[in-house]
Annotation:
Model confidence (mean pLDDT): 81 of 100. Two RNAs folded together computationally: RNase P RNA and transfer RNA, 424 nucleotides in total.

RNA sequence: CGGGUCGGUCAGGCAGCCGCUGGCGGUGCAAGCCGCUGGAGGAAAGUCCGGGCUCCAUAGGGCGAAGUGCCAGGUAACGCCUGGGAGGCGCGAGCCUACGGAAAGUGCAGCAGAAAGCAAACCGCCUAAGCGCGCAAGCGCCGGUAAGGGUGAAAAGGUGCGGUAAGAGCGCACCGCGCCGCUGGCAACAGCGGUGGCAGGGUAAACCCCACCCGGAGCAAGACCAAAUAGGGACCCAUGGGCGUGGCCCGCGCCGGGUCCGGGUAGGUCGCUUGAGGCCCGUGGCGACGCGGGUCCCAGAUGAAUGGCUGUCCACGACAGAACCCGGCUUAUCGACCGAUCCACCUU
RNA sequence: GCGGCUGUAGUUCAGUUGGUAGAACACUCGGUUGUGAUCCGAGACGUCGCGGGUUCGAGCCCCGUCAGUCGCCCCA
Numbered sequence: 001c002g003g004g005u006c007g008g009u010c011a012g013g014c015a016g017c018c019g020c021u022g023g024c025g026g027u028g029c030a031a032g033c034c035g036c037u038g039g040a041g042g043a044a045a046g047u048c049c050g051g052g053c054u055c056c057a058u059a060g061g062g063c064g065a066a067g068u069g070c071c072a073g074g075u076a077a078c079g080c081c082u083g084g085g086a087g088g089c090g091c092g093a094g095c096c097u098a099c100g101g102a103a104a105g106u107g108c109a110g111c112a113g114a115a116a117g118c119a120a121a122c123c124g125c126c127u128a129a130g131c132g133c134g135c136a137a138g139c140g141c142c143g144g145u146a147a148g149g150g151u152g153a154a155a156a157g158g159u160g161c162g163g164u165a166a167g168a169g170c171g172c173a174c175c176g177c178g179c180c181g182c183u184g185g186c187a188a189c190a191g192c193g194g195u196g197g198c199a200g201g202g203u204a205a206a207c208c209c210c211a212c213c214c215g216g217a218g219c220a221a222g223a224c225c226a227a228a229u230a231g232g233g234a235c236c237c238a239u240g241g242g243c244g245u246g247g248c249c250c251g252c253g254c255c256g257g258g259u260c261c262g263g264g265u266a267g268g269u270c271g272c273u274u275g276a277g278g279c280c281c282g283u284g285g286c287g288a289c290g291c292g293g294g295u296c297c298c299a300g301a302u303g304a305a306u307g308g309c310u311g312u313c314c315a316c317g318a319c320a321g322a323a324c325c326c327g328g329c330u331u332a333u334c335g336a337c338c339g340a341u342c343c344a345c346c347u348u
Numbered sequence: 349g350c351g352g353c354u355g356u357a358g359u360u361c362a363g364u365u366g367g368u369a370g371a372a373c374a375c376u377c378g379g380u381u382g383u384g385a386u387c388c389g390a391g392a393c394g395u396c397g398c399g400g401g402u403u404c405g406a407g408c409c410c411c412g413u414c415a416g417u418c419g420c421c422c423c424a
Base pairs, nucleotide, nucleotide: 002343003342004341005340006339007338008337009336010335012313013312014311015310016309017308018307020039021038022037023036024035025034026033027032041319045330046329048328049327050326051325052324053218054217055216056215060250061249062248063247067212068211069210070084071083072082073081074080085099086097087096088095089094100209101208105207106206107203108202122149123148124145125144126143130141131140132139133138157175158174159173160172161171162170176198177196178195179194180193181192182191183190184189222270223269224268225267232261233260234259235258236257237256241255242254243253244252262423263422264421277296278295279294280293281292282291283290284289314317349420350419351418352417353416354415355414358373359372360371361370367404375391376390377389378388379387397413398412399411400410401409
C1' cells in the first nucleotide's frame, strides 16, 4: 500500500422561528395562559422463543400432545449466550453445523436394475476337481466367482502386495470400523496399546426409544367509578351433566352452556413505567457473567405527541415510529469511525 | 395491540403413507345452425405466495419471509 476476518460505537451536525405532548411550579371560577424541564430505535419490526405481571385453585396429580437434543458453564428463564469437543469450509485470521439413538421395534424407497434388505448374479471372468461327447484342440453339463462392466441417490470397507483355475479379508502391511484395557480430561472426547478379518446399508425436519423441560390465557389481562338498554327472542347441546380458555381422567370451585337475532354504550381512574435499569470505579473468572461501592432518572400517549420551515456546513443522510415491561433470536438497513488480526506485494 | 386461519390454472376449490399436480366454470379451435346461444369433439392452461433446509426425491416435513382474512366492550 492492496484485499480480507472478527468485535464495538454512531445513525447528519449547528443556529433561528413556529408548533405537538408528559411532569413540576405560578396564575385563573374554568377553558386556558406563562416559565422550567423530559420526549423513539438498533432494530421500536416479525410476534419466533423465554421470563416478569394479572386472572383462572394456592397452579395440584396421572396420561396424552408439543418442544429441545455433543459436553461443561452463565442466567430470572430460554430453543439464547460463553468456553470446549467432533465434523465440514478457508493458504490464513476465522466461519458454519436440527451434532442423542438405525447391533429395541415398525414403516418407507417411484423409475431404472439380475438383485433394494434373513441380499442377488444380467454381461463378464474361470474350467482346477466331477460327468458326457470328441483322436485331439476343444465343446457341453455340473459348477466356481464377485476382481471388471452396466443400473441406481444407495449394491456386504479402501489402497497395495501375495495368492488362485479365476477370484475373494483367502493371507499380510497401512488406513477405516467394532470390542477391551490404560493414560489425560468434571465431561463431550482424545492419545496409546491389544484384539476381531469385519459384525454392518439409508431415512428419526417418518412413527418411535432415551434424556431434559412443560397447566391455560393474555394489559382489549385485570381492578374500580360512572352511564345506557330489553337480564328480550329463536335454535342447539346437556341434565350419570355442564362450565371454570386448547385434549382425556382425577382433584378443587361454581351451577347450566353455545350460536344467531335484537338492544345499549363507545366516558373516566388505576394497571403505566424505578427497571433482572444506565454509566463510572474496584474485584473474581479464559469468557458469558457474578460480587461490592459510587452516581443518574432517561417517553408514557389513548385518535393517540416526538413535527414543520429557513439559513449554513459536510462524507448529502439508509432501514424504519414506542402502546404492559424486560432478556434473546430473526429479518430490513446509505454509510462513517475505532480496536484487534490474517494474506499478498514492496521498502528498510 | 393481542390471538387464529388462509395462500395450488383466469376464477372457485380438491390434492395423506413424500414418488409425473387434478376437477368444475371460463378461454381457444373445429363441428352443428341462415346467424347466435345450447349441444358435441379437440386443445392450451401452473415460478403450488417467495427464499432456504431435510430427503435420492417436497404442493405435502422444518425454518425464515411476504400478502390476505377473521375474532377480541356491555345486556351476559
It holds a member of the Rfam family "Bacterial RNase P class A". It is annotated as a ribozyme.